[in-house]
Context: one part of a larger RNA
RNA sequence: UGACGGGGGCCCGCACAAGCGGUGGAGCAUGUUGCUUAAUUCGAGGCAACGCGAAGAACCUUACCCAGGUUUGACAUGGCACUGACCGUCCGUGAAAGCGGACUUUCCUUCGGGACAGUGCCACAGAUGCUGCAUGGCUGUCGUCAGCUCGUGCCGUGAGGUGUUCGGUUAAGUCCGGCAACGAGCGCAACCCAUGCCGCCAGUUACCAGCGAGUGAUGUCGGGGACUCUGGCGGGACUGCCCGUGUCAAGCGGGAGGAGGGCGUGGAUGACGUCAAGUCCGUAUGGCUCCUACGCCUGGGGCCGCAAACGUGCUACAAUGGCGGGUACAGUGGGUCGCGGCGCCGCGAGGCGCCUCCAAUCCCGAAAGCCCGCCCCAGUUCGGAUUGCAGCCUGCAACUCGGCUGCAUGAAGCCGGAAUCGCUAGUAAAGGGGUAUCAGCUACGAUCCCUUGAAUACGUUCCCGGGCCUUGUACA
Numbered sequence: 001u002g003a004c005g006g007g008g009g010c011c012c013g014c015a016c017a018a019g020c021g022g023u024g025g026a027g028c029a030u031g032u033u034g035c036u037u038a039a040u041u042c043g044a045g046g047c048a049a050c051g052c053g054a055a056g057a058a059c060c061u062u063a064c065c066c067a068g069g070u071u072u073g074a075c076a077u078g079g080c081a082c083u084g085a086c087c088g089u090c091c092g093u094g095a096a097a098g099c100g101g102a103c104u105u106u107c108c109u110u111c112g113g114g115a116c117a118g119u120g121c122c123a124c125a126g127a128u129g130c131u132g133c134a135u136g137g138c139u140g141u142c143g144u145c146a147g148c149u150c151g152u153g154c155c156g157u158g159a160g161g162u163g164u165u166c167g168g169u170u171a172a173g174u175c176c177g178g179c180a181a182c183g184a185g186c187g188c189a190a191c192c193c194a195u196g197c198c199g200c201c202a203g204u205u206a207c208c209a210g211c212g213a214g215u216g217a218u219g220u221c222g223g224g225g226a227c228u229c230u231g232g233c234g235g236g237a238c239u240g241c242c243c244g245u246g247u248c249a250a251g252c253g254g255g256a257g258g259a260g261g262g263c264g265u266g267g268a269u270g271a272c273g274u275c276a277a278g279u280c281c282g283u284a285u286g287g288c289u290c291c292u293a294c295g296c297c298u299g300g301g302g303c304c305g306c307a308a309a310c311g312u313g314c315u316a317c318a319a320u321g322g323c324g325g326g327u328a329c330a331g332u333g334g335g336u337c338g339c340g341g342c343g344c345c346g347c348g349a350g351g352c353g354c355c356u357c358c359a360a361u362c363c364c365g366a367a368a369g370c371c372c373g374c375c376c377c378a379g380u381u382c383g384g385a386u387u388g389c390a391g392c393c394u395g396c397a398a399c400u401c402g403g404c405u406g407c408a409u410g411a412a413g414c415c416g417g418a419a420u421c422g423c424u425a426g427u428a429a430a431g432g433g434g435u436a437u438c439a440g441c442u443a444c445g446a447u448c449c450c451u452u453g454a455a456u457a458c459g460u461u462c463c464c465g466g467g468c469c470u471u472g473u474a475c476a
Base pairs, nucleotide, nucleotide: 001476002475003473004472005471007470008469009468010467011466012465013464015460016459019423020422021421022420023419026315027314028313029312030311031310032309033308034306035305042053043052064301065300066299067298068297069296070295073124077123078122079121080120081119082118083117084116088103089102090101091100092099093098106115107114108113126290127289129288130287131286135284137279138278139277140275142273147186148185149184150183151182152181153162154161155160166177167176168175192267193266194265195264197235198234199233200232201231202230203229207224208223211222212221213220238261241255242254243253244252245251317416321375322374323373324372325371326370327369333364334363335362338357340355341354342353343352344351345350382413387408388407389406390405391404392403393402429452430451431450432449433448434447435446
C1' cells in the first nucleotide's frame, strides 16, 4: 500500500422485510451427469456450465462409428512432360461414391507456342488433430458499481502519501464549502434512439367531418385536407416561478402551472482492472503433430440409446373452472420457389379449381373477455400421459427418428418436505399474436408485440453483494 476480520461508523441494491406468483411433489418436453454403446462427436462446470454454442441433428448438417472407395486430392497458386478438348449423352458394375467403357466435340497462332481440360511427376494443398497456460479478436463477470489515474507542487531516507481525506449533498469522485495543494484525463452526467403533449409542413395505398353519387352492405366512387394516422422539422422541463428549510451554498420538502416534472420513462452506452474466466469447433494465428492418412468422397448407423440423479420449462390437479352455442376489440412484423383469399370436397389434418398482392393497396390475423345454456364437487363433462387403429402433409426417403388429424384408450396428479426463484407499475400475474432459423419439424425454446391488469414496501436489526472512512493483523 492492499487484502481479510463471526472489528467499528456512514450509505446503497427486489439484499432482507411487506406483498403477489412460482420452482422443489405429478406427467411430458428440453439440457446435463451417469450408465450403456461399434459410435452414443466436441465444447460449456459455483454465482458467471446445465431450453448454453444449436436462430431448426430423418439424409445433408456431422466434426463420431461401421463399411465401400480415393491419393496433386473436395479447394488455391506455380513448374516440367505427355495427351488431346472441356461440356454433354449413353452402357457395364455398384448401396452410392467410385471404377471400367462407348459416342459426340475445340479456339487463337508470329507455327516456337498459347488458352482450356485430362494423365504422370514435383513444389504443395488439406486436418472441427493438440495446446485458450504461446496469442489476436470477441465475450461473460464483479457492475451502470462510482470508481481508476496523471502532470506539477508539497510531505516522507524509502515503499509511498497528499490531491481522491473532512462538513454538507447527490443516482453519481454529482455539486457546494473548507483544506498544501493547483489543475487535468478515463469513467458519471449530457450529446444518440424510442416513447408520452403540442405546433408547422406534406398527404397516398392511410383518414372521412361537411357536399354529391351509388349499394343488400362497406371510404365503394367523385371529392375533401378538418380528424385519425403516417414522417420530416420544430417547440416543450430549466428546480425556470412561489413558500419553507439550508452556511442564505450545493441542495432538500411543499405548491402553482403543465401532457409530463426534479434523472419523465425505456433503450443504446460497461472506466483502470479481476477471474492464467470462456472460445485454437466462427474466423485469424505461433508452436507441435498426421501426409496413401489424424486428408477427401459415399452408403448406412449414431448425435434421439435408459436402473437412476440434477437444472430449465410446458400441462395440470379444476367451479375466479370445464364444455357447447353466439358475439367484440390489438400491435409488432412477414409474404412471388411466397403470404394466401374465395368457391367446392372432406368430421378433420388437408385436397382441387379460380384469383388478388413484389403490398399503409391484396393476404397472414387474436385469445382471455362479454351473452346464453349444460356440468354440481365426483379422480369427475377435471386432467391429459400412454397405447391401438385409420388417415393428412413435407421431403429422393419419415423403420431406427418428423409434424399434424380423426376414432378409441384414458395413466400419474386433490396444490407439493427440507429448501429455493422472480418481480416495485402499465411492473408482476394472466391471455393470445408476430418473427428469425426453416423443405418439414420434435418450439413447451429464443426474441419481439399487443390485450386484461394488481398487491406491497413499517423499516435497515438480520441474510447476500457492493461503495467510502476508520481500526486490528503473525497474510501478500